[in-house]
RNA sequence: GGGCCCAUAACUCAACGGGAGAGUGCCACCUUUGCAAGGUGGAGGUUGGGGGUUCGAAUCCCCCUGGGUCCACCA
Numbered sequence: 001g002g003g004c005c006c007a008u009a010a011c012u013c014a015a016c017g018g019g020a021g022a023g024u025g026c027c028a029c030c031u032u033u034g035c036a037a038g039g040u041g042g043a044g045g046u047u048g049g050g051g052g053u054u055c056g057a058a059u060c061c062c063c064c065u066g067g068g069u070c071c072a073c074c075a
Stems, first nucleotide, its partner, number of pairs: 001071007010024004018055001026042005048064005
């Protein structure tokens, strides 16, 4: 330098172009003498950044950034 893959909640990950979600964690309540476990509810997101296509983009296209992997080049 080139190919491919990845980037979504604090963490691990889902999500036919149309309502952004789950588990864990966090907070409150219930349950207990108390803790844990369990139950109910809640908070938490510029979907890595910018632009484009579209009535509508996490999703499609382009550029950039970061990470992973393979190949090539120089020495």